[in-house]
Overview: Predicted 3D model of a 128-nucleotide RNA (FMN riboswitch aptamer (RFN element)). The model forms 100% of the base pairs in the Rfam consensus.

């Protein structure tokens, strides 16, 4: 040092302003935000997880819940430049944002969630 078991922690950000209106942080202008691992440094590229939907198993249960696993479903980019290489950097100009819930339509506000989890450091063991 490869591999590989346990067990720990840690793991999403953002409504300021203005205007309509009984009523909006949810509508209109204008501003804000940007999980994880690859990769020339990426919210749009390639895989992941989240969130939905449903298969099977086990357990409560009483037809729904939880858990575990397996499937599915999963939003958005382009133009210039630099360079050996960038849909990722510089310039520009544009797009995206589960699900409920609400005095009025939500990425930004409350709710599931003091939850999960991609994945990050760590601690100890097994092996060669």
């Nucleotide at each position: 040092g490869a591999a590989u078991g346990u067990c720990u922690u840690c793991a999403g950000g953002g409504c300021g302003g203005g205007g309509u209106g009984c009523a909006a942080u949810u509508c209109c202008c204008c501003a804000c935000u940007g999980g994880c691992g690859g990769u020339a440094c990426a919210g749009u590229c390639c895989g992941c997880g989240a969130c939905c939907g449903g298969g099977c198993g086990c357990a409560g249960g009483u037809u729904c819940u939880g858990c575990g696993u397996c499937c599915g479903c999963u939003g958005a980019c382009c133009c210039g430049g630099u360079g050996a290489a960038a849909c990722u950097c510089c310039g520009g100009g544009a797009c995206c944002a589960a699900c409920g819930g609400u005095a009025a339509u939500a990425g930004u506000c409350c709710g599931g969630a003091u939850g999960g989890a991609a994945g990050a450091a760590g601690a100890u063991g097994u092996g060669u």